[in-house]
The prediction has a mean pLDDT of 86.
Predicted 3D model of a 93-nucleotide RNA (Glycine riboswitch aptamer) from Tahibacter harae.
The sequence was found by an Rfam model in a public genome assembly.
NCBI's taxonomy places the organism under Bacteria, Pseudomonadati, Gammaproteobacteria, Lysobacterales, Tahibacter.
Formats: sequence, structure tokens, C1' cells
RNA sequence: GCGAACACUCUGGAGAGACCGGUUGAAUCCGGCGCCGAAGGGGCACGAAGCGGCAGCGCUUCCAAACUCUCAGGCAAAAGGACAGAGGGGCGC
Repeated sequence: GCGAACACUCUGGAGAGACCGGUUGAAUCCGGCGCCGAAGGGGCACGAAGCGGCAGCGCUUCCAAACUCUCAGGCAAAAGGACAGAGGGGCGC
């Protein structure tokens, strides 16, 4: 100097009921309905590999997302937050 990804720090960072009831601001607990997708997690394409078959084709495995599911999480603020920018640290050349 370059590279990729790892953690750290700073900044930005969406969506959806401060829902109803239990003496009830928020959180927690119990019951009830309605929602969101951007912690995390699951699923699938193309493609690749293997197997079966004369072939058409079939089966299995690997494999992506901001798509999809909504398990988890979330639905005032706070916290969190994929992702982006910056900083230095470590790692490799």
C1' cells in the first nucleotide's frame, strides 16, 4: 500500500395497537384479538455434484436475497435494529 471478512467506537437507520380486560402510567405476569420485518432463525431459484435410466426424465445433496415464513423478536418514548458512512485494531498478501 492492497485485500477480505471479524470484533470495537462514532453517526445515520424503517415498519407495525401507549390495543382490550385483570383496581392498571411504562415494563413484567395472566387472558384476548389485530399487526410489522431490518437482531437471530427457517424455506425456495439458477447453477453445480452424485445416483438411476437406452432416452425423455427422475431422485438426493450443496447453494442466494432486502424474496418469503413469522419460530424468535418487535408494534409511544427508551433500548434494540439489517444496512450505510467514518475511525482506528487485529488477520492475510